[in-house]
RNA sequence: UGAUAGAGGCGCAGUAAAGAUCAUUAGCAAAGCAGAGAUUUCCGCAUCGGCUGUAUGCUUUGUGAAAGGCGAUACUGCCGAAGCUGUGGACACCUGCGGAGGUCUUCACUGCUGAUCUCAGGGUCAACAGCUCUGAGAUUGUCAUCAUAGCUUUAUGAUGGAGUGCUAUCGUA
Numbered sequence: 001u002g003a004u005a006g007a008g009g010c011g012c013a014g015u016a017a018a019g020a021u022c023a024u025u026a027g028c029a030a031a032g033c034a035g036a037g038a039u040u041u042c043c044g045c046a047u048c049g050g051c052u053g054u055a056u057g058c059u060u061u062g063u064g065a066a067a068g069g070c071g072a073u074a075c076u077g078c079c080g081a082a083g084c085u086g087u088g089g090a091c092a093c094c095u096g097c098g099g100a101g102g103u104c105u106u107c108a109c110u111g112c113u114g115a116u117c118u119c120a121g122g123g124u125c126a127a128c129a130g131c132u133c134u135g136a137g138a139u140u141g142u143c144a145u146c147a148u149a150g151c152u153u154u155a156u157g158a159u160g161g162a163g164u165g166c167u168a169u170c171g172u173a
Stems, first nucleotide, its partner, number of pairs: 001171006009079001011078006019070001027063008037048003041100005082113003086109005092103003114140011142161008
């Protein structure tokens, strides 16, 4: 320096999924009370309605979902597994149309993270679940240095680094 193989552990990701949550919800129906505005997070257009009150809102009663997110379990692929910030592009959605803005998915570039967990705060979300950001800790693997013990080997402790790392085999210079 090139190729191949491998290790860390509540190990990572994908697919399907019982089930829980969503939800004493939205919607629909009835009754009653308000009501001049309403349809969208904002703007414009357009449409509906305007005391003759079915445009719209609230309360009560009855009925009553779904999407996204989670997910026992099973299978598959794996150990930069994978995840995320930022920038730009594309589809779709948030609304009857357009613009702004936002969200999901995906592509390209860029940078960050060894891994897992806990706590606090911010964001997202129906959610105290999950995800993500910041900060503070704990545990653990790996390498280096030092100390002690051991003496083919290693073990314990402390400090520090990062996966573009580490270990093993083969090859090249």